[in-house]
Predicted 3D model of a 475-nucleotide part of an RNA (small-subunit ribosomal RNA, 5' domain) from an uncultured prokaryote. The coordinates come from a structure-prediction model, not an experiment, and the mean pLDDT is 86. The full RNA is in RNAcentral, with records from ENA. It matches the Rfam family "Bacterial small subunit ribosomal RNA". Rfam links the family to the GO terms ribosome and structural constituent of ribosome.
Context: one part of a larger RNA
Parts: sequence; C1' cells; structure tokens
RNA sequence: GAACGAACGCUGGCGGCAGGCUUAACACAUGCAAGUCGAACGCGUGUAGCAAUACACGAGUGGCGCACGGGUGAGUAACGCGUGGGAACGCGCCCUUUAGUUUGGAAUAACACCGGGAAACUGGUGCUAAUGCCAAAUACGCCCUUCGGGGGAAAGAUUUAUCGCCUAAAGAUGGGCCCGCGUUAGAUUAGCUUGUUGGUGGGGUAAUAGCUCACCAAGGCUACGAUCUGUAGCUGGUUUGAGAGGAUGAUCAGCCACACUGGAACUGAGACACGGUCCAGACUCCUACGGGAGGCAGCAGUGGGGAAUAUUGGACAAUGGGCGAAAGCCUGAUCCAGCCAUGCCGCGUGAGUGAUGAAGGCCUUAGGGUUGUAAAGCUCUUUUACUAGGGAAGAUGAUGACGGUACCUAGAGAAUAAGCACCGGCUAACUUCGUGCCAGCAGCCGCGGUAAUACGAAGGGUGCUAGCGUUGUUC
Repeated sequence: GAACGAACGCUGGCGGCAGGCUUAACACAUGCAAGUCGAACGCGUGUAGCAAUACACGAGUGGCGCACGGGUGAGUAACGCGUGGGAACGCGCCCUUUAGUUUGGAAUAACACCGGGAAACUGGUGCUAAUGCCAAAUACGCCCUUCGGGGGAAAGAUUUAUCGCCUAAAGAUGGGCCCGCGUUAGAUUAGCUUGUUGGUGGGGUAAUAGCUCACCAAGGCUACGAUCUGUAGCUGGUUUGAGAGGAUGAUCAGCCACACUGGAACUGAGACACGGUCCAGACUCCUACGGGAGGCAGCAGUGGGGAAUAUUGGACAAUGGGCGAAAGCCUGAUCCAGCCAUGCCGCGUGAGUGAUGAAGGCCUUAGGGUUGUAAAGCUCUUUUACUAGGGAAGAUGAUGACGGUACCUAGAGAAUAAGCACCGGCUAACUUCGUGCCAGCAGCCGCGGUAAUACGAAGGGUGCUAGCGUUGUUC
C1' cells in the first nucleotide's frame, strides 16, 4: 500500500447493487417449510331432486412424489476432491421403435357391531371395491439350456377423443465401480499388517472385487516416509504480488459428508432416507404410573455463547419443482419487502457576486496580522428531501406480491443534510495558554523535571470525507 462475512470509538443526508452467527454440529416455545390425483376405487355426510343422478366436503384403499429442492461442515488426509483414462453395471419419469392388453379367483381397509386404554393407539366378528393381490392362457423380440427343451406379462378410465398398462430393443438423463497423477504438518512417530497379500471353490451384488466364507500358499506396505499423532471438507475460485509465489475456500457454482448420539434394515427405479421405520443411549415433555411423545445443521423466531451477524413479514405475479388429462392445489425453493454505512458505486449538503477586508475569536513587536470572500448583504438555481397530480415494463390471451414502487409533471423554499483523524522526525500540516519526569502521549525513534510545535485546551493548518480513525487477520 492492498484486502476483509469484520468488530470497536466518534459521526451520520439519499439512492442503486451486493452481503449479513466466522463463536456452541449448544438447547429449542410457537407458526409455517410435501403434497397431489374423484379421468384408479368403494364408502360416509351435506345440498338439489319423487327417483335415477349431479355437486361439494371428509376419512380410507390405490398411484406418483416425498432420494429433488433447502441447511450445515461435525467427520473425512480418503479414489473424498481435482484431472485424465477404463470395464464388469443399473437407470422411475422422457424420446424413438417392437409385439400385446385374453380368461378367472380369493381377500382387505373404509363401514357396521362388540370391546381394551388416561392417552398414544389398538383387538375381535361381519360386509365391500379397485389401475391393490393371486392363478391360468398367450410370447415377435427376451432369459436359461445338456440344444431335446424349459421359463416369464399386462389394468383399466372417461366427456369416445385420448390417457394409461405390459414385453423387448435403442437413445437420452442421472448414477454405481476401477485405475494413473496431484492433494497439510510432525521422525521428539520406524517399523506396520492376519481377511492381512495372492490363489482355488462356494456365496453375494445391478456390476468387478477378500465384498464374504472354507481351504491352500506366505505374502503385502515402508526412508520416494508405511504406521501413528495433530490439523483440515475438496475444487472452480478469492486475495496479494510485476511475476514466481504466499495466504485463503464467506457469498455464487460443482462434488462429497452429515441430519440429537450410535447401530440396523424395510419400501422403492433410486435411500440404508433432515421434517420415514426399528433398536440402544443422553436430554426434554405428557401421564390416571400401566405407558407414551419429541428431534430447527429448513424459513422466521427464543435462550445461551460471543467483540459480533437481521423480520416469529408479503406473494406464488415471474422462474423452477411435485401431483393432475385439465381447471387447479402445494411450494419459507424462489421472487420481493423489512433491519444493519457491513462493503462497493453514484449523488447531495448550494452557485455567482460581495472589502468599511464588519463584528467576534486567536496571535501581536500594540503598528498590525490572521480566521477571510469566509460571513452578512445582493442576484440566482432546486439535485436530494417535502407537498400535489399522473403512473409503468416485468405478462405471448387472462393473472402483478413487489407497488401507487420506479419514473414523469407541477409547486414552495437555501430551504431538509458534515464529520473524523492528524500537525517533533519518518509524514502533508504551528502558535499561545495550562501542566511541571506530574497528569499524560507513544507504530519506531522517543516527548514531559517552569519558556513542551511531542501531554491537555484554544486559535490556525493538513488529510480523507458520509464517513474517519483504532484493533485484528492475510499478502
């Protein structure tokens, strides 16, 4: 000098664009953050109707979604990440194509009745539907095969035009796995390893593989640093620097890991699943003491910690996502608004004129000098702010939270708006008074013990400016 997710002190007018728990991965009151489909299905209630039926609502069966989006960085020194390759693999929804969508059956929730329980919830009996479940048939591709053969599917709905369902192939998307190289410090860590290293054979996976098991062999890694210990999410980037390099990994983007702590699987195309299940633990809450409920590292918000970090806001209008044929519903993703000079950028706090160089202040050699064209006065202007009126784009037909916002026009009036640090040298800027090695200053050198340009105040000056200084960290 530059930089900052900064903090502190003094001060503070406006706007735009950004950013905002770096500490306790500490504990959390309350609300919201994942639903949707009646064009899969039966039922209940209500309304209309004599009824058939239609509409609305409700819980339930069923389908899809909930594995995305959002958060955090605890763990991890690792094929985790980055980069470049590889072969032994899946892939819902989507696109293109192939061949189909036949015949039957048994249940079950809801519901009704009877119970148990304080509750959470739950038992028995009976009835019922389906795109829920099962069986049979069929099989161009498909799978297995000893090449003879064997095996395997489907679901319907409605407004009759479509939407679905099943098989197979190919693509796309998105993933799983393997390898080369790179990726922090310590030797005051020198030896480490028994599923360990390899083989054979079972098992297992979507798939390769000690992934797992039995047997066999005795290997494998290591001074080019194994093992152990400490530290740490990685990267694109950011920052500094002429560069090389150093430091760093907030915001944004990609990947990974985690979801009270530890473990486990289920469902599913996909999870070993933040707002799912089970077990154990710690903690909190309810209880009729028998037993139950919970998980903000989602958005707000609270306590706590801390030098320190915001609203228990609006809207689905846009973009995107889920479901749905659609209308639409949901969406604390997102878009906006609120708070904060936290940063960057822009603008303003007036302009011209004005010498009796006014008054006052300060200094003085007492003549004067300086503050100083500064003020006043006169002549103008109206950015910003204020008042009134108009008023968007963002929305391809409708639909605007933002918002009567941005912006435009008119009006009045200099009106609404300047501070902070420094002035011994480094380093731009000097005098007086007070103090008297005291009080104090200080980044370094050093000032202060009676004439202090170094302390405190004043006048004056210098620098930056809605900021200015200080502290911290990095180069």